[in-house]
């Protein structure tokens, strides 16, 4: 210098054009003498950043920030 790869809730991953999800955490609340365990129910995210296509973008396309791997 290229070439690939990832960035989405505090964590850990899904979401391959049409209203962002899940498991963990966490706040309420059932149950229990009491905690744990369980069941229910909340609340958190404009998706790394800017431009571009598009009726519409996390999703596609550039360029950049940063993490990771190769090749020179």
């Nucleotide at each position: 210098g290229c070439c690939c790869u990832g960035u989405u809730a505090g964590c850990u991953c899904a979401g391959u054009g049409g209203u962002a999800g899940a498991g963990c955490a966490u706040c309420a609340g059932a149950c229990u003498u009491u905690u744990a365990a369980u069941c229910u129910g909340g609340a958190g995210g404009a998706c790394g950043g800017u431009g571009g296509u598009u009726c519409g973008a996390u999703u596609c396309c550039a360029c950049u920030a940063c993490g990771a791997g190769g090749c020179u």
The RNA shown here (transfer RNA) has 72 nucleotides and comes from Pristionchus pacificus. Model confidence (mean pLDDT): 80 of 100. The RNAcentral record of the sequence draws on GtRNAdb and Rfam. The organism belongs to Pristionchus, within Eukaryota. It matches the Rfam family "tRNA".